Description
RNAcentral holds the sequence, with entries from ENA and SILVA. The RNA shown here (small-subunit ribosomal RNA) has 1478 nucleotides and comes from an uncultured bacterium. The prediction has a mean pLDDT of 83.
RNA sequence: AGCGAACGUUAGCGGCGGGCUUAACACAUGCAAGUCGAACGCGAAAGGGAUUCGUCCCCGGUAGCGUGGCGUCCGGGUGAGUAACACGUAGGAAAUUUUCCCUAAAGUGGGGGAUAACGUCCCGAAAGGGUCGCUAAUACCGCAUAAGCUCACACUGGCCACGGUCAGAGUGGGAAAAGAUGGCCUCUGUACACAAGCUAUCGCUUUAGAAUAAUCCUGCGGUGCAUCAGCUAGUUGGUGAGGUAAUGGCUCACCAAGGCUAAGACGCAUAGCUGGUCUGAGAGGAUGAUCAGCCACAUUGGCACUGAAACACGGGCCAAACUCCUACGGGAGGCAGCAGUGGGGAAUAUUGGACAAUGGGCGCAAGCCUGAUCCAGCCACGCCGCGUGAGUGAUGAAGGCCUUCGGGUUGUAAAGCUCUGGAGCAAGGGAAGAAAAAGUCGAACAAGAAACGGUUCGACCUUGACGGUACCUUGCUAUUAGCACCGGCUAACUCUGUGCCAGCAGCCGCGGUAAUACAGAGGGUGCGAACGUUGCUCGGAAUUACUGGGCGUAAAGCGCGUGUAGGCGGAUAUAUAAGCCAGACGUGAAAUCCCCGGGCUCAACUCGGGAACUGCGUUUGGAACUGUAUAUCUUGAGUACUGGAGAGGGUCGCGGAAUUCCUGGUGUAGAGGUGAAAUUUGUAGAUAUCAGGAGGAACAUCUGUGGCGAAGGCGGCGACCUGGACAGUAACUGACGCUGAGACGCGAAAGUGUGGGUAGCAAACAGGAUUAGAUACCCUGGUAGUCCACACCGUAAACGAUGGGUGCUAGAUGUCUCUGGUAUUGACUCCGGAGGUGUCGUAGCUAACGCGUUAAGCACCCCGCCUGGGAAGUACGGUCGCAUGACUAAAACUCAAAGGAAUUGACGGGGGCCCGCACAAGCAGUGGAGCAUGUGGUUUAAUUCGACGCAACGCGCAGAACCUUACCCGGGCUAGAAAAGUAUGGAAUCCUAUAGAAAUACUGGAGUGCUCGCAAGAGAGCCGUAAUCCAGGUGCUGCAUGGCUGUCGUCAGCUCGUGUCGUGAGAUGUUGGGUUAAGUCCCGCAACGAGCGCAACCCUUGUCUGUAGUUGCCAUCAUUAAGUUGGGCUACUCUACAGAGACUGCCGGUGACAAGCCGGAGGAAGGUGGGGAUGACGUCAAGUCCUCAUGGCCCUUACGUCCGGGGCUACACACGUGCUACAAUGGUAUAUACAGAACGUUGCCAACUCGCAAGAGGGAGCUAAUCGGCUAAAGUAUACCUCAGUACGGAUUGGGGUCUGCAACUCGACCCCAUGAAGCUGGAAUUGCUAGUAAUCGCUAAUCAGCAGGUAGCGGUGAAUACGUUCCCGGGCCUUGUACACACCGCCCGUCACACCAUGGGAGUCGACUGCUCCAGAAGUGGCUGAGCUAACUCGCAAGAGAGGCAAGUCCCCAAGGAGUGGUCGGUAACUGGGGUG
Repeated sequence: AGCGAACGUUAGCGGCGGGCUUAACACAUGCAAGUCGAACGCGAAAGGGAUUCGUCCCCGGUAGCGUGGCGUCCGGGUGAGUAACACGUAGGAAAUUUUCCCUAAAGUGGGGGAUAACGUCCCGAAAGGGUCGCUAAUACCGCAUAAGCUCACACUGGCCACGGUCAGAGUGGGAAAAGAUGGCCUCUGUACACAAGCUAUCGCUUUAGAAUAAUCCUGCGGUGCAUCAGCUAGUUGGUGAGGUAAUGGCUCACCAAGGCUAAGACGCAUAGCUGGUCUGAGAGGAUGAUCAGCCACAUUGGCACUGAAACACGGGCCAAACUCCUACGGGAGGCAGCAGUGGGGAAUAUUGGACAAUGGGCGCAAGCCUGAUCCAGCCACGCCGCGUGAGUGAUGAAGGCCUUCGGGUUGUAAAGCUCUGGAGCAAGGGAAGAAAAAGUCGAACAAGAAACGGUUCGACCUUGACGGUACCUUGCUAUUAGCACCGGCUAACUCUGUGCCAGCAGCCGCGGUAAUACAGAGGGUGCGAACGUUGCUCGGAAUUACUGGGCGUAAAGCGCGUGUAGGCGGAUAUAUAAGCCAGACGUGAAAUCCCCGGGCUCAACUCGGGAACUGCGUUUGGAACUGUAUAUCUUGAGUACUGGAGAGGGUCGCGGAAUUCCUGGUGUAGAGGUGAAAUUUGUAGAUAUCAGGAGGAACAUCUGUGGCGAAGGCGGCGACCUGGACAGUAACUGACGCUGAGACGCGAAAGUGUGGGUAGCAAACAGGAUUAGAUACCCUGGUAGUCCACACCGUAAACGAUGGGUGCUAGAUGUCUCUGGUAUUGACUCCGGAGGUGUCGUAGCUAACGCGUUAAGCACCCCGCCUGGGAAGUACGGUCGCAUGACUAAAACUCAAAGGAAUUGACGGGGGCCCGCACAAGCAGUGGAGCAUGUGGUUUAAUUCGACGCAACGCGCAGAACCUUACCCGGGCUAGAAAAGUAUGGAAUCCUAUAGAAAUACUGGAGUGCUCGCAAGAGAGCCGUAAUCCAGGUGCUGCAUGGCUGUCGUCAGCUCGUGUCGUGAGAUGUUGGGUUAAGUCCCGCAACGAGCGCAACCCUUGUCUGUAGUUGCCAUCAUUAAGUUGGGCUACUCUACAGAGACUGCCGGUGACAAGCCGGAGGAAGGUGGGGAUGACGUCAAGUCCUCAUGGCCCUUACGUCCGGGGCUACACACGUGCUACAAUGGUAUAUACAGAACGUUGCCAACUCGCAAGAGGGAGCUAAUCGGCUAAAGUAUACCUCAGUACGGAUUGGGGUCUGCAACUCGACCCCAUGAAGCUGGAAUUGCUAGUAAUCGCUAAUCAGCAGGUAGCGGUGAAUACGUUCCCGGGCCUUGUACACACCGCCCGUCACACCAUGGGAGUCGACUGCUCCAGAAGUGGCUGAGCUAACUCGCAAGAGAGGCAAGUCCCCAAGGAGUGGUCGGUAACUGGGGUG
């Protein structure tokens, strides 16, 4: 794009078309083929009239019956069969027929015998039949006549496929006919008017022609399967005969043995063919409704008759099935004609009108018949046309929907106002389609004696189913729109509901709480009386590739060769003309398509003309190319001669090394084997070693991308036999060539058969190990086999994953063989040629990888093969094989991919380089104990919630007795505890009685301020009250989010612009060589630059200088118990501001002359000096909705809020993080020395007093370099303890206190006295740390009323070790493999279990079709017989005879049917095999 469509929703009109695609299933009823009286016979009834009542007349020779003629063979239907001369196309028939019509010629003479209808009788239910009798014809039959008809014979001429054939004339034989009707009286007869006759018309017969129709033959064309490869006995041909309209095995007899087939016979399946139709740019593909041509069929099968034509849709006979009638004896029927019915089906119409037109049959005609046809009815089935209104109308109405709440949109849309009247309704008018024929009249013409009649012309008259329809005019009236879609493809977006549910879906895919994808709504988009869906065809699809594809790796080169058919084929010349090219002619039906016009108002539709129909045939030319023929040539190919190379093949023989075994010697305890072992072997003497022997197999070194071979493959040496390639010479042949379907041969390993052989090795097997297991890897043994001969098998990643041949197209460089030249004494060397074999590479090709004169380049020729993945190289069938099996080779079903090459990542029990307290080297721990703290679990009314590997677990919590608090129980409140606006009252505030656990409820009292204003009053702020817009939520979602944070990781990375490369993803830069802590720097480089990171800039600390000296300091001068005081700070320390200083700057070495590295000097400090802050692109849907913010959802007398009490503090247990210890490097006691940083007015709190102590009293000072906390502790000195569960350890518990606080019961800290548990250095495992670090010691701060063993800081004392980077962990860069990409926590294989699906096999069984062999034999044609019967003709006076015919019988053929035996296909089946999906 299309459709004979169907289904869903919807539906106004008209025109033109179309309408059982399925059951060629069965059919009720009606109609669809009759007509002719001008061929013929018979001939009513009813009715009317008359009547003498017997009957007669009219209708009327009518209806009807029959004989006869013509038609029924057309028209109409259907597509079952048919793969065929059925169809199409082009030819042939000299091998033929043709009723009716037309033209031409000739004729139409004279006879005969029957018969139906009818009448009579009889049989039968009916259908129907019989006997006897009558009769006619254009029915039937002889006879006559007859040609240029036909047959036979012979002749002449033309043509010729040489077979014949056509034409002509000759002789002989043979074959015809029918009358009817109208008119007339010229001739004849009766003499009216008729008959013979004449005339006209219609017929009849013969012949010729034409036309039409038909038949037969031939070339070519159009279908699937080769898993159909052989078929055929009337088969193929001949002779003769029969038969036909006619050729012919069409049929028969005889003879011969042929015929068809890979260019597809035979078989099976499917199918009517064509013009055309649909699609497509075309070539093609699909199709064969309507219209048209041909064919076939008419319930199924067979058969003939009649006829011009049939083996006959509405004819016959027979058989079968089915249906119907029946009196049971017997009969009838055939809608695939038009309607219609049932049935089938997704599905397809009225039991209509008319012969008015067109056409057909009959007829002289009128006319009759015509379900052909023309019309109407039904159906949106299709195409086309029209309409459902037009103008105006902005408060942009209401309503709906959305909303950022402002508005937007529906939307000029509506309403309203003004018009119009296409469709519709009503009324009136009203066609074309009709031309005639016949009849009447008139005229002319031919013939005729004339008339009638005929022909032509003119006039008149008459005919419409559709239909009062189309159309026209007038009047009235605003009165129908739907369907699908809106994620992308693909035009069109929002809200609500739902929550992987319900559902959608053409493909991709949507839906798991914010769905433009489901459903609804609003809006929009598309089409519009339709719109969607489904089905089917073509296109897109270059996705079967002729036009126009491929085969190294995506599917695809046969494992290799020899070669048949076939295809293709070198140079020159001539001829030919098959292919080829051009012209002409014929044909290519019409319709259709296309173009130009015309007609319906337009269009669809239709009419006319043209073009076209790409084809086939005939013919005339052409001769380049192909073919063919002839002649020639040498370059392709081959031969010859001369050479050298080679694991080329086969047979026979020979050789040495090694293994094993045997014998003997020496010799003694192990050997062997492995990661380590064991099985094994050995004191019966192994292993080792020496000598000898046996036997089999294989040939080290040479050995090489070296050689040979077609491939498989070939390796010691020699001999014999043998194949091929190559080089050189240029003698010979003269296209002898290439490829190659089938076919034939070769063909590794394994395997098979028979017979040998067997040293080593070694499937199977056994044992030992390993392991969770180990039917494996490892070890010890070991049989087939490996070897030989003969015979099979015929496959491999049989690979260069690359078929063969020929030609052409840059080079460079190895190597093997042969050879030429230069040079040389010669060998090298050098320059070439040919053939092989490699590497790199240009152009070109390729999806890329890559290939690249050994092509995967450019071309030609031939073969093989491919067409999504799986099922499957499987099933079935066939062929081969001894077998395993091989070759050939599907489908159902299932998926939306499977695959190639390359890219970026990620990953690897891959590689290289490098780093990190990563390991190692060390120190101290954790894991064991007690306690603290967090978590899990459990418990509970509640034990609120979150955090879960590293990166949750002394985490949120820098501090839960109440509060906090989010949880539980109970008691209350409901515009609310807090917020904003409005109204109203009161200032605020303070004191207070009562009830209650409190919240709260309620009472009494005091008390009026500030600002403005003259006053009244107003205002700010605060406290109440009332109503309302609303508040509130630590409720959910961190997977809707912002912000913040953790982690990889302070790891060195992550990117961009431009350029370049690549089809592209991408690459390059960023890789490489060095170097660094570093993508730090240097060098190189198709890159050049840049950004975020690194580093530096910042803070702190270490040195110095300057400035400044109080609260700090004290060198100098005084003074004191004391920098206490005076004084000083041109000093020091310190404070806190500004500077300096360090940069590989200098030297040496090294390095590439670089970057840098190593060492040194100087320096307080040396190579980022130490520490901190600082965290790239990103990852983990990491954490947090309970900090905060926030979308959506949820609650609203509660999931909000207030209060009291409880809980978060529970406790069998498990884990994490810590503290204290286990002691002597210690504990206790006494004495005593030295910090830093931070903090303090709701505070720090001194002196002094009290208390054993916690603490209390006290009140000085201090808003802090001034006062205070503030004694630092380890340390040091002295003394005791003496290895003990202790003078270690301090848990637990009892008692008594202190402090904070409204309140220490659940549940605080501390003090004193008493008690004195576990624990004696901690299993597997595991953590931190590289220097002022670990370890150890104390101090301070935040939080805080009180509460630290935690956290954040501060200082004191102060180590050990690092060989090194193999390993563990993590990370960086480069590279490699990948079937991974939610990325190895990936992907993924097979069995088993379960469910479903299709399928193979299957004892069988059922059905369809079919072959063969028999039986049978209806009807019927033909042959024979025909004793029975017999009108026409012949003979005969007759009887009769003959010819001919009929019945009947019989024979051949033969349908249905029956029997037997095969084949093919299909259905089904217990059981069974694999396959697919989940």